c-di-GMP-I riboswitch aptamer from an Actinomycetes bacterium, 75 nucleotides, folded computationally.
It was read from a public genome assembly, where an Rfam model found it.
Formats: sequence, C1' cells, structure tokens
RNA sequence: CCGACGAAAGGGCAAACCCACCGCGAGGUGGGGACGCAAAGUCACGGGGCUCCCUGAGCUAGCCGGAUCGCCGAA
Repeated sequence: CCGACGAAAGGGCAAACCCACCGCGAGGUGGGGACGCAAAGUCACGGGGCUCCCUGAGCUAGCCGGAUCGCCGAA
C1' cells in the first nucleotide's frame, strides 16, 4: 500500500413516535426524538415488498443482491 475484517478513539447517520409542509397514495422534506447502523453514503440494474387516477406510473437504498464512491486502523 492492497485485500479481508471490525477492536478503540474522534466524528457521522437516525427507526418508532410527535409537530409542520408536500403527495390521491405508498411515501418524502424540515424540526424534535433515538431503535439501531461500518457504508443506515449514492444509484431503482435484478429479485422482493408496497401504492395509485392500474395498457401504465410511482414508492422503498433502514429487505436482499449488484454497481459506484468513501473515514479510522487493533487483533
């Protein structure tokens, strides 16, 4: 240095729930709040789940796989 891995420290993210706003809805954004997370960063490409005004259009990356970028460094 690379790969694998996940101890420590610093820092990061933020489920449920509550409030406001947006959306028909799944859900999203902001504030509060922490169940958890080493990619719980990003991307709907494959599978799954979900919604609707169901020839179709969407949501979910905190369901799994994949792609891509990436902090720290003990065993």
Lineage of the source: Bacteria > Bacillati > Actinomycetota > Actinomycetes.